The RNA shown here (c-di-GMP-I riboswitch aptamer) has 80 nucleotides and comes from an Acidobacteriota bacterium. It was read from a public genome assembly, where an Rfam model found it. Taxonomically the source falls in Acidobacteriota (Bacteria, Pseudomonadati). Rfam family: c-di-GMP-I riboswitch aptamer. Its family is annotated with cyclic-di-GMP binding in the Gene Ontology.

[in-house]
RNA sequence: AACCGAUAAACGCAACCCGGCAGCAAUGCCGGUGGACGCAAAGCCGUGAGUCUUCUGAAGAAGAUCGUCAGGCCACCGAA
Numbered sequence: 001a002a003c004c005g006a007u008a009a010a011c012g013c014a015a016c017c018c019g020g021c022a023g024c025a026a027u028g029c030c031g032g033u034g035g036a037c038g039c040a041a042a043g044c045c046g047u048g049a050g051u052c053u054u055c056u057g058a059a060g061a062a063g064a065u066c067g068u069c070a071g072g073c074c075a076c077c078g079a080a
Stems, first nucleotide, its partner, number of pairs: 004078002012039002016034001017032006037067001043073003047070003050065006
């Protein structure tokens, strides 16, 4: 340094629910003196595939999702 990932330790994230806001929708953001399904990249990038929404007679177009998978970038800890 790469790989790897402990019933280690430290630092983290948060499915879901409630309220508000934005959006036709998928969904997103904020708050919770709610919560813990899960995650060693559940950090970032919609680049490819998938899935979902809207429009369209169709071809297709515009979106959403990185907590679906692949790929790219970056990163904490350190037993075997």